Predicted 3D model of a 352-nucleotide part of an RNA (large-subunit ribosomal RNA, domain IV) from a metagenome. Its Rfam family is "Bacterial large subunit ribosomal RNA". Its family is annotated with ribosome and structural constituent of ribosome in the Gene Ontology. The RNAcentral record of the full RNA draws on SILVA.
[in-house]
Context: one part of a larger RNA
Parts: sequence; C1' cells; structure tokens
RNA sequence: AUUGAGUGAAGGAACUCUGCAUAUUAAUACCGUAACUUCGGGAGAAGGUAUGCCCCUUAGUGUCUAGGAUUUACUCCGAAAGCAUUGAGGGGUCGCAGCGAAAUGAGGGCGCCGACUGUUUACCAAAAACACAGGUCUCUGCAAAGUCGUAAGAUGACGUAUAGGGGCUGACGCCUGCCCGGUGCUGGAAGGUUAAGGGAAUACGUUAGGAGCAAUCCGACGCGUUGAACCGAAGCCCCAGUAAACGGCGGCCGUAACUAUAACGGUCCUAAGGUAGCGAAAUUCCUUGGCGGGUAAGUUCCGUCCUGCACGAGGGCGUAACGAGUGCCCUACUGUCUCCACUCAGUCCUCA
Repeated sequence: AUUGAGUGAAGGAACUCUGCAUAUUAAUACCGUAACUUCGGGAGAAGGUAUGCCCCUUAGUGUCUAGGAUUUACUCCGAAAGCAUUGAGGGGUCGCAGCGAAAUGAGGGCGCCGACUGUUUACCAAAAACACAGGUCUCUGCAAAGUCGUAAGAUGACGUAUAGGGGCUGACGCCUGCCCGGUGCUGGAAGGUUAAGGGAAUACGUUAGGAGCAAUCCGACGCGUUGAACCGAAGCCCCAGUAAACGGCGGCCGUAACUAUAACGGUCCUAAGGUAGCGAAAUUCCUUGGCGGGUAAGUUCCGUCCUGCACGAGGGCGUAACGAGUGCCCUACUGUCUCCACUCAGUCCUCA
C1' cells in the first nucleotide's frame, strides 16, 4: 500500500449522480393500527409491552390404572396418584443486557410510469419495453380463411362464426369529439379507357392472260404478306360508403363606461378546423416561467395558473393493490462525510 474482518470521541448525509455502501430493524406472544379502497385490501401499517432462572397456585391435554359399559373385542368410557406437556396467575432472584449466540422486515409521506402474477437483450440494459385478462375492427360458411410445400399433402381441426386467422388497444372506472378532400378497403355498375382473342376492310407481292416492234405496262382466280373499322373482362377513370382504416383536426382584423381581456362582429382559406379531459408534463424552446408549499438557503420535488415553441382521445383522463422501475421529502441509523485513527488476519514492497 492493498484485500478481508472489527471498533470509534463530537457531529449525523455536511458525502455523492444517488444514503451507493455501511449501520439500524429483526424471532414469538399480546395490545394497538391512519388516509385511501375495486371493501378483498392497505396491514407485520405505524406505535408499544412481554421474554432468563427458582418456588407456589390454578386450568387443560397425553399416558397407566381402579372402576364402569356393551356389540365380549388387540373394544369403548374413564376418577385418583405419578410422569410428561401446554397455558394462566402470584411470589422471589441475578446481570449493563434474558429471541443474552446464530439465523431473522428499517419505517413513513408525496409524485410519475406500467393495472396486477409473469416475459426479455445466454456474455454490459429486467425496464416505463414484451406479454396479459378485457375491449374493438376485420377476414373466414368449411375442400373455410390463413400458413408450409413445385406438387401430392399437411396444418388450421378430428375444430365449424360462443369457432379459427390477422391488426390495434391493454385490468377496472368515466369516456372515446369533428373531418371520407387525399391514400387504402368495401360496394356499384350507366358511361369513358382497355389485353389476348375474334373480325376482316385496305394496301402490297406473285402471274395465267392482254397490250406493245421493244423496253415495259395492265392484270383475273389462287396463294402469300399487311392488317383498319367493329366486338372484346377485370382494372383504372367514375359514383357511393367506411377513421377502435392510413391519416388530418387554421389565419387575420375589430369590439364592453379605468385598464386589461373579449362572450360578440367581420373577413380569407379548408375535407374538417382540436371537443371532453389533461397541461412548463417521461412532452415547455424562451425557462431556474409566475404564484404558493417544503429548506436558513431548493435549476430537482409537490400544489396551482395556462402564454400547449411542439398534449389530446393513432386511445384521453383517473385509479385501490402491486414493482430488485423512477423523482422528491421525513424519522431512525450509521466512518458516506467533516477527518481520519486504531486493532486482527492475508498479500505486495523495502530493510536486516
């Protein structure tokens, strides 16, 4: 110096990101126990008292027996004494200390998030993330939809819409507003557009033949090439519906007899302009917002306000219980600290 263990004056969180770690608490019995609450809880709430040993008294229980009973059995009932044991009461006694060692909850208050028990990054994250019961939307009528496979086939399911698949939300309570213009989905079928295919018009090639002195020109049938109009499904355009589908949910100006503010009015734009509730929030930039509380002093915390840079029902807001979650405060307690000291054991280093 370090590791492990222990003790500590006075103070007692001043330490620190944070009481991290330490310490405190602790068993059993009895007394007693708040807000809140989904009436189950909260609760071991909190907070108290007792606990050794000896003697006496008392109540019970177990066991053996006398005795009794009958269904005569390895039966049942069962006093007294003894022994064992469990409580209760009284008296005494020792120590600083009686759950004398060890093991063995610290507690309380106010918020946030997630209802809960569960699950997870095997080897840096256990959580507010995932799941969850419940809610809702949607697909699927059975050879189901969906999924795996080229297929056969399998699964779904030896199930049948109170079933099965998928999406979102996430107990419970109170609720879940407006917008269908865009995108998606569903429905519609009049019209427009439209593939293969059908359809064959047209044009062209070829030449028997004809014309011409000739070069060459014309050219039927047939064959071949080309392939217009027209017919032609879904889809798209179109018309509707649908937001617990993807999503979206304004601006400017003026106005009340102090001022301020604007219930009110005007105007522009939009598919519609954010309702209830909540709000400097796990969301607030300005910001350590303003006010109040707690402290001697509080960028955190709690309550309130609302000017919401940029909450809001893609769930909002509450909520008892729960949590190795997270923020703040208090009591107790302590070497975390003021500020370090000493002791024991091991190791390292230096010297002999």
Its mean pLDDT, the model's own confidence on a scale to 100, is 87.